Predicted 3D model of a 95-nucleotide RNA (Glycine riboswitch aptamer) from a bacterium.
Model confidence (mean pLDDT): 78 of 100.
[in-house]
RNA sequence: AACGUGGCACGGGGAGAGAUCCGGCGCGAGAGCCGGACGCCGAAGGGGCAAGCGCGACGCGCGAAACUCUCAGGCAGAAGGACCCGCGCCGCGAG
Numbered sequence: 001a002a003c004g005u006g007g008c009a010c011g012g013g014g015a016g017a018g019a020u021c022c023g024g025c026g027c028g029a030g031a032g033c034c035g036g037a038c039g040c041c042g043a044a045g046g047g048g049c050a051a052g053c054g055c056g057a058c059g060c061g062c063g064a065a066a067c068u069c070u071c072a073g074g075c076a077g078a079a080g081g082a083c084c085c086g087c088g089c090c091g092c093g094a095g
Base pairs, nucleotide, nucleotide: 003093004092005091006090007089008088010086011085012084013083018038020037021036022035023034024033025032039075040074041073045071046069047068048067052062053061054060055059
């Protein structure tokens, strides 16, 4: 110098699903805010488990995901966004 791996910063890409309805507040009209009702989405976060492993063993514990639940979040646009790519820095591994 190059490689693998983890983290962070920056740039680019990045899906789904009612601009739903009712009441109140607010305003010139809106936007917006609060409460409620029904329907829906899965990709922040969170919960659940398979193989496998462990144990004091017919059970219990540990245990992944884009699977699953839908608590949280979301259902025009904006924002957010798992994840992917580029680039830089730092750590670790190997050398």